[in-house]
RNA sequence: UCAGUUGGCCGGGCGAUCGCUCCCGAUGCGAUAUUUCGCUCGGGGGAGGAAAGUCCGCGCUCCAUAUAGCAGGGUGCCGGGUAACUCCCGGGCGGGGCGACCCGCGGAAAGGACCACAGAAAACGACCGCCCCUUUGGGGGUAAGGGUGAAACGGUGGUGUAAGAGACCACCGGGGCCGGCAGCAAUGCCGGUCGCCAGGCAACCCUCACCUGGAGCAAGGCCGAGCAGACGUGAAGCUCUGUACGCUGUUCAUUCGUGAGCGGCGGCAGGCGGGAGGCUGCUAGUCUCCCUUGAGCGCCGGGUAGGCCGCACGAGCGGCGCAGUGAUGUGCCGCCCAGAUAGAUGAUCGCCCAAACUUGAGGAAGAAGGAAGCGCCUGUAAACCCUUCGGGGGAAGAAGCGUGCAUCUGUAAACUCGGGUUGGACAGAACGCGGCUUACAGGCCGACUGCCGUU
Repeated sequence: UCAGUUGGCCGGGCGAUCGCUCCCGAUGCGAUAUUUCGCUCGGGGGAGGAAAGUCCGCGCUCCAUAUAGCAGGGUGCCGGGUAACUCCCGGGCGGGGCGACCCGCGGAAAGGACCACAGAAAACGACCGCCCCUUUGGGGGUAAGGGUGAAACGGUGGUGUAAGAGACCACCGGGGCCGGCAGCAAUGCCGGUCGCCAGGCAACCCUCACCUGGAGCAAGGCCGAGCAGACGUGAAGCUCUGUACGCUGUUCAUUCGUGAGCGGCGGCAGGCGGGAGGCUGCUAGUCUCCCUUGAGCGCCGGGUAGGCCGCACGAGCGGCGCAGUGAUGUGCCGCCCAGAUAGAUGAUCGCCCAAACUUGAGGAAGAAGGAAGCGCCUGUAAACCCUUCGGGGGAAGAAGCGUGCAUCUGUAAACUCGGGUUGGACAGAACGCGGCUUACAGGCCGACUGCCGUU
């Protein structure tokens, strides 16, 4: 240099104008909620690394304190971290990769199911082949050879046999059992012994060990108009008028159905009087309602609309130190950082930056990049650089400028500079937090690896 592996971080910047939401302040203005609300003015805060999916875990809240068993669900090598975890860290084993590194994890030797196509057969298998017998139809033996398949019943050699076969033997590989050593453990190593050789699949049933109450902020708590209801309090009614309404008394008439007259009680309407309230501060006037089947007033519980809390100081964020391989824990210092409720966080403009496209110039006398080192300049615990403004780097000397081996790209190219156009992805809180997963234009930093070739 090229090709890769892995960890972490950022995810447009600055400014102006007009808005939205929340908080604080005002000696401001207004109001029939007056420790309230609205407006105005001033100051300040205002999305994310995933706010997403809602897949795990926890806090918090309520429910019969929720026990035991069963069912269901979850976890699954070992150790550690944590509030907890299907998370993270360290280790073990197996697999993949030259490697950095990545992927996987109880039990298949309790039992059942399943294993496409092909194949005779997918778990105790005979299709071809081989061997024996034969009445030539066939019968029996054989897993050594062929063939099928993702997968076919350890491998090589020998003994053996009719042909064969762990049937037996030697070595190799795997496994079970026993013992020793190392390790907290998973596990590893060593020795002995047994021919034990056993297909895959548990994200199929199953089985073993352990864990597990349910619902969720629309949880839940507080306040509470209006309407309806319970209770209490509460005024004074009238020898008034009308009535074509209801009931009824009595007299007369009667065709015996009823009709007419005069009364009584009630209803309705009005008048007078009284009470409550409004127009309005008072009188007067007027309007509405009521006068005991009762207006109005007081008070009570539940609770609707609505409001407040939950709900923003937290397993918080930043820096430094210490302990630890690490996840993480801890000490000190500093900081306060959205809180909407139909849901604010937006719109426009200017300048700049990354990137893409386009265009012009340079560029075979080779563009550009390029660490340490060296030189110039500078500086005496600093100059200076980076920064999230906490801090970090820097006397082995910062930044800047120049130089900078080898190597790599490249045959009008790699690449550089200038102009123009476009122009920043994925996506947006709704009780909070820790994870995982998924989406994501572009960019930055660190650590590490490399077969072969060349120098």
This is a predicted structure of a 455-nucleotide RNA (Bacterial RNase P class A) from an Anaerolineales bacterium. It is recorded under the gene name rnpB. The RNAcentral record of the sequence draws on ENA. It matches the Rfam family "Bacterial RNase P class A". Rfam classes the family as a ribozyme. The prediction has a mean pLDDT of 78.